[in-house]
RNA sequence: UUCGCCCGAGGCGAUGGAGCUCGCCGAACCGCUCGACGUGAGCUGAUAGCUCCUACCCGUCG
Numbered sequence: 001u002u003c004g005c006c007c008g009a010g011g012c013g014a015u016g017g018a019g020c021u022c023g024c025c026g027a028a029c030c031g032c033u034c035g036a037c038g039u040g041a042g043c044u045g046a047u048a049g050c051u052c053c054u055a056c057c058c059g060u061c062g
Base pairs, nucleotide, nucleotide: 010025011024012023013022016053017052018051019050020049021048031043032042033041034040
């Protein structure tokens, strides 16, 4: 210096917070379409999954 293993804690799962569950990690993770590949153009979603809150969007009623 590199690699591997173990322990402890921690972290991550395309835009915020919390609980539970699942998976993953010394990195997990960082969505899609078009394109002339540019400081380009456009689109969906606040969940990994379920629930709640907040923000945003659409519709209805008062």
The RNA shown here (Fluoride riboswitch aptamer (crcB RNA motif)) has 62 nucleotides and comes from an Actinomycetota bacterium. Its mean pLDDT, the model's own confidence on a scale to 100, is 80. It was read from a public genome assembly, where an Rfam model found it. Lineage of the source: Bacteria > Bacillati > Actinomycetota.